[in-house]
Small-subunit ribosomal RNA from an Actinomycetota bacterium, 1484 nucleotides, folded computationally. The prediction has a mean pLDDT of 86. Its Rfam family is "Bacterial small subunit ribosomal RNA". Lineage of the source: Bacteria > Bacillati > Actinomycetota.
RNA sequence: AGAGUUUGAUCCUGGCUCAGAAUCAACGCUGGCGGCAUGCCUAACACAUGCAAGUCGAACGCGAAAGUCCUUCGGGAUGAGUAGAGUGGCGUACGGGUGAGUAACGCGUGGGUCAUCUCCCUUCGGGUGGGGAAUAACUCAGGGAAACUUGAGCUAAUACCGCAUAAUACGGAAACGUUAAAGCAGCAAUGCGCCUGAAGAUGAGCCUGCGUCUGAUUAGCUAGUUGGUGAGGUAACGGCUCACCAAGGCGACGAUCAGUAGCCGACCUGAGAGGGUGGUCGGCCACACUGGCACUGAAAUACGGGCCAGACUCCUACGGGAGGCAGCAGUGAGGAAUUUUGGGCAAUGGGCGAAAGCCUGACCCAGCAAUGCCGCGUGAACGAUGAAGUCUUUCGGGAUGUAAAGUUCGUAAGCAGGAGAAGAAUACAUGACGGUAUCCUGUGUAAGCCCCGGCUAACUCCGUGCCAGCAGCCGCGGUAAUACGGGGGGGGCAAGCGUUGUUCGGAAUUACUGGGCGUAAAGGGUGUGUAGGCGGCAAGGAAAGUCAGAUGUGAAAUCUCGGGGCUUAACCUCGAAACUGCAUCUGAUACUUCCAUGCUCUGAGUGCGGAAGAGGCAACCGGAAUUCCUGGUGUAGCGGUGAAAUGCGUAGAUAUCAGGAGGAACUCCUGUGGCGAAGGCGGGUUGCUGGGCCGACACUGACGCUGAAACACGAAAGCUAGGGGAGCAAACGGGAUUAGAUACCCCGGUAGUCCUAGCCCUAAACGAUGAUAACUUGGUGUGCAGGUUACACGGUACCUGCGUGCCGGAGCUAACGCGAUACGUUAUCCGCCUGGGGAGUAUGAUCGCAAGAUUGAAACUCAAAGGAAUUGACGGGGACCCGCACAAGCGGUGGAGCAUGUGGUUUAAUUCGACGCAACGCGAAGAACCUUACCCAGGUUGGACAUGCACGUAGUAGAAGGGUGAAAGCCUGACGAGGUAGCAAUACCAGCGUGCUCAGGUGCUGCAUGGCUGUCGUCAGCUCGUGCCGUGAGGUGUUGGGUUAAGUCCCGCAACGAGCGCAACCCCUGCUUUCAGUUGCUACCGGGUCAAGCCGAGCACUCUGAAAGGACUGCCCAGGAUAACGGGGAGGAAGGUGGGGAUGACGUCAAGUCAGCAUGGCCUUUAUGCCUGGGGCCACACACGUGCUACAAUGGCCGGUACAAAGCGCUGCAAACCUGCGAGGGGGAGCCAAUCGCAAAAAACCGGCCUCAGUUCAGAUUGAGGUCUGCAACUCGACCUCAUGAAGGCGGAAUCGCUAGUAAUCGCGGAUCAGCACGCCGCGGUGAAUACGUUCCCGGGCCUUGUACACACCGCCCGUCACACCACGAAAGCUUGUUGUACCUGAAGUCGCCCAAGCCAACCGCAAGGAGGCAGGCGCCCACGGUAUGGCCGGUGAUUGGGGUGAAGUCGUAACAAGGUAGCCGUAGGGGAACCUGCGGCUG
Repeated sequence: AGAGUUUGAUCCUGGCUCAGAAUCAACGCUGGCGGCAUGCCUAACACAUGCAAGUCGAACGCGAAAGUCCUUCGGGAUGAGUAGAGUGGCGUACGGGUGAGUAACGCGUGGGUCAUCUCCCUUCGGGUGGGGAAUAACUCAGGGAAACUUGAGCUAAUACCGCAUAAUACGGAAACGUUAAAGCAGCAAUGCGCCUGAAGAUGAGCCUGCGUCUGAUUAGCUAGUUGGUGAGGUAACGGCUCACCAAGGCGACGAUCAGUAGCCGACCUGAGAGGGUGGUCGGCCACACUGGCACUGAAAUACGGGCCAGACUCCUACGGGAGGCAGCAGUGAGGAAUUUUGGGCAAUGGGCGAAAGCCUGACCCAGCAAUGCCGCGUGAACGAUGAAGUCUUUCGGGAUGUAAAGUUCGUAAGCAGGAGAAGAAUACAUGACGGUAUCCUGUGUAAGCCCCGGCUAACUCCGUGCCAGCAGCCGCGGUAAUACGGGGGGGGCAAGCGUUGUUCGGAAUUACUGGGCGUAAAGGGUGUGUAGGCGGCAAGGAAAGUCAGAUGUGAAAUCUCGGGGCUUAACCUCGAAACUGCAUCUGAUACUUCCAUGCUCUGAGUGCGGAAGAGGCAACCGGAAUUCCUGGUGUAGCGGUGAAAUGCGUAGAUAUCAGGAGGAACUCCUGUGGCGAAGGCGGGUUGCUGGGCCGACACUGACGCUGAAACACGAAAGCUAGGGGAGCAAACGGGAUUAGAUACCCCGGUAGUCCUAGCCCUAAACGAUGAUAACUUGGUGUGCAGGUUACACGGUACCUGCGUGCCGGAGCUAACGCGAUACGUUAUCCGCCUGGGGAGUAUGAUCGCAAGAUUGAAACUCAAAGGAAUUGACGGGGACCCGCACAAGCGGUGGAGCAUGUGGUUUAAUUCGACGCAACGCGAAGAACCUUACCCAGGUUGGACAUGCACGUAGUAGAAGGGUGAAAGCCUGACGAGGUAGCAAUACCAGCGUGCUCAGGUGCUGCAUGGCUGUCGUCAGCUCGUGCCGUGAGGUGUUGGGUUAAGUCCCGCAACGAGCGCAACCCCUGCUUUCAGUUGCUACCGGGUCAAGCCGAGCACUCUGAAAGGACUGCCCAGGAUAACGGGGAGGAAGGUGGGGAUGACGUCAAGUCAGCAUGGCCUUUAUGCCUGGGGCCACACACGUGCUACAAUGGCCGGUACAAAGCGCUGCAAACCUGCGAGGGGGAGCCAAUCGCAAAAAACCGGCCUCAGUUCAGAUUGAGGUCUGCAACUCGACCUCAUGAAGGCGGAAUCGCUAGUAAUCGCGGAUCAGCACGCCGCGGUGAAUACGUUCCCGGGCCUUGUACACACCGCCCGUCACACCACGAAAGCUUGUUGUACCUGAAGUCGCCCAAGCCAACCGCAAGGAGGCAGGCGCCCACGGUAUGGCCGGUGAUUGGGGUGAAGUCGUAACAAGGUAGCCGUAGGGGAACCUGCGGCUG
């Protein structure tokens, strides 16, 4: 410090996620030791038991017993003035716990207290005299179950009460008045107390500036409320309380209300600023079962005190009582979860005491828990070309791995033995921890967890097969998973490791530091303007902000730095620094502020003079057009559309003329022209009226800018009332279109559109760009005003100001783009944004007549949603071009019969593959058996076939024949061997048998593959290097102007070159020449035949087959840019690629093929292998493709007569001749082929018959008889002869081929092959028609444009409906909690009362009585409780509403391309649904 994730790729925006640190943690697996810390975050839920606050005899009275001793047995002494309880004093308000409440002077910080108190302690001053009356304990007598309590009697005090004295106290202006005490110990000195003052210290109370969470869907709150006077009350100020008077007080700088919360020092995180937290430790506050109340006291409204009420628990004799762990342990409950009913007062500290001492669950220790932090160990060194095992492998090896073993050395814990602290302050004594830490000796034990696809360090095998599972995000898993599970190996951390939760960080993702708003989320529709914020120039003053210095404070701990102590560290400790703050004082005065004074063509404004304008409002006026009405002319149509129809019209329309009525809108001018704040504004005239601009002077003197709230305006639609209504036109009706058509188109048509008055308040209200001010190169239009110069005096040119456009520089921007009218550089103010969906929805509130508007969430869900640009692809976008693509033609297919292939069906099997073009006479260049893969049946098992090893084997291998059988096979079997080396024995080879290593598979996967092939397409494209441009994807080059069959060539150009393709080079064919002439040829010469190159001869010709030449826009003409090139012409056998073939760029289709071959993986192994017989692949209601033959006279039949090319032939082709009607048979010459043969070419031509008919057309089908091949033609061959003679008379929608030696037509040959060809591959013969042209269909190329597509239009995608699940809203109600108001009730208690009849020791009084007090009574206040009625937050709720998410459901096709009606916004109506339509607006 960043990374992953939106895309085909890119840049940006933006969210989600990860890596870090932390934790009072919990869970899973694992677990050796020590030190130091920490340990109910939940139920402030309920608590058994024990302990946690007592102490003092030196304040006081009373006062045992056991035991022991003595005894006269009565008792006494001692124990002992002890134990004990009581009176009294001090403490119990500290210490300890908890965080419920509290948004508050509660807390923090700084002040104030002349408005206060302060036990104990310290210092100083004064005093402490003299009396009195009671009462607990105790005794006696009662009540009660108990708790406890009543009466009578006795008694003490440092308990209580008078009197005296009294100021430096209190009151008062003063005079003056008022007010106190206690003793105890000691032989004593004296000590400790007590009373009253002053001061201090400490602690506390009160007041106050500032700071202190969220919500405005909480905006108004308040009657003791705000203030005053007086009184009461308090330690003290104060409405703290009361009476009276006044009507105030608080609040957008957020009152009130609601929610949440103890606050801080600090802790975590962070670079910091911040954000989060407030556990342990420390400070403050609050609370003590819940609520209320006071008493005592220095202090409490009191955790282990009291009274009352309530809930709960316990005891009870039912009458009554008792209790309060949020003290320490502990229990139950709750919970994911949090310890021992331990030891000790030895230390530190506290209470009481003169002290000894007692008490102390504060505290110090120990125990439990890996809860955290820190430290240590589980061994160290040596040890191999590297054991075993395991994993893996290309079988060679590699890995685990110096790891182990082994050798040497060493040793935390534990155990045993020995020694043994500090902590203790001391003169002595005193240690819970603890015989602990530590030291010595002996022996000697201890590793797991997570991860290994990327982020992110770490890879392989097996299993699994979208299953099981993983997952923080992206995503893995559908048979080769580094992502699941296991193994091996590796990486990380380590007594821990992971997971989960939470916080900060990364996140500049709330942006103060430090973000944005044209298109990504985001500028308010516009203005006026209040508060607020900000504000021109000059000098002066003040000193609030600001700056500097000083002082006080900012507790300690923590943090940081430097030291020190535990062996180290954690931890502890000392010192320093820091605590960024607050307050006070002193100073500075540039800036801001404040005060006061000035300034001005310097911001703003006023006056004066001009000109422009659809600026606004009102009244009046005008013509054209539409429609309607009346009349005339006139006749059959009009109208409308893609085409129609509805509609109108013979009752006279449309058309046309004249007249009239009425409403609405204002042609031309009209212009990215004008005006207005925006919405918006367009005939003319008049009136009223707003604003801006220019010019030159005068005036005011900062009067300014912005603007929450508020107010005003605000298109269209819509609403209310009343008018108006020509045209247009939601809704509605009808006609079309369509699968449907609630639409688009057509005919009608009502609200509405118009006016008046009043609402509504929204728009793509847009420049998607808030207002104001300043600054920053240029060019060019235009409107208005002014100026200058020159002239032709109309205007033009130039300059200035204001407005309005275009282009463009710097700069900015993610890019597009903006660019003085900024999206540049700055300043001020306002508004707004913070992922998508849910949703501008729900709810609440405000406004509205309504429609609705404004404000405006959450649950839940996704990992994206977006912007700009790029490359493609696509478009029912555009431009250009090509192709038998269309058109122009010729012939077909689709109809018939048959052949053949396919689907389907059937079947035991009908083997398998191929499926738009690019499967379907395809693999198959040939299924009767074989083939053959399928079915049935029989058989076989190391195999029908390959390699190696071992063993066996001479009557072995082989084998005629025989038996059985459908065959294979099985059984038998006369006969009967070999080769090499060696003298031989023997060995080896071959054969056979057995065992092993293995064979075999047309079984699966073409989506694991190689190879080959199809297709786009013989289309003209596809790329690279360097350079240049761009942040980048990428572009440029390759685009452009021409041209070509061509990215062919030329020219231009930030490109220059190059490669794969194109072309050429290759083959065939067309012309010529040369060479060579047999088997070919035959002109001349000769011979010869019925005839014939038949023979001699020849190589001239034809031909054969080898080489060469020839064609290159080379030449000419005009065109073109003078180019490339195109047109015409000459010559030439051939002319612009002469014709044909071979040749197929980068790539696309997971195209085809595991059944041609090869091959990974999987499966099978007496079978999914192998052998054999038979069957099947040939089935047949049907559908399709490809063909053949036809439907006839351009024909059929009969007879005659011509002319090819290319092939093939020894398991072959086969002549002549004989024979059969024929297929064929016999025969066998010749030929391994320019020699012989297949071989007859056919159409054509000549002659004859047929005469338009289901025929002398056509030949299917069927019967009979044959031929040939073959082991065998039944299923299931071809051919021949005779007979039979079906459909069919040129073929619907639709569709195919072909541009010249082509189509059409005619025959011939070949491969396969025993036989089988209408198919396929070739060959020649005869031999056309047409192309105007590129609008349209199909395919393709290039450029451009749009895009929401990128699996790329067979794309994407919207809404209803149906089903399932999820969260939410509404809802009659029901209900918990909380709170307001009014009233009722009124425990305890303080206070008050001129109530006090009952009771009473102190004082007065001789007494009676009095004073005073108490019980009791009354009153005010008031807790719980109650009644009534509201508010708010929730829970639940039949039913209901939309939303979200889900597998391949249903209906349509709305959007993205001109998305097939451009889309979208607002509004209104309509409709199953997306949506449609009207009106106005926007261009995205």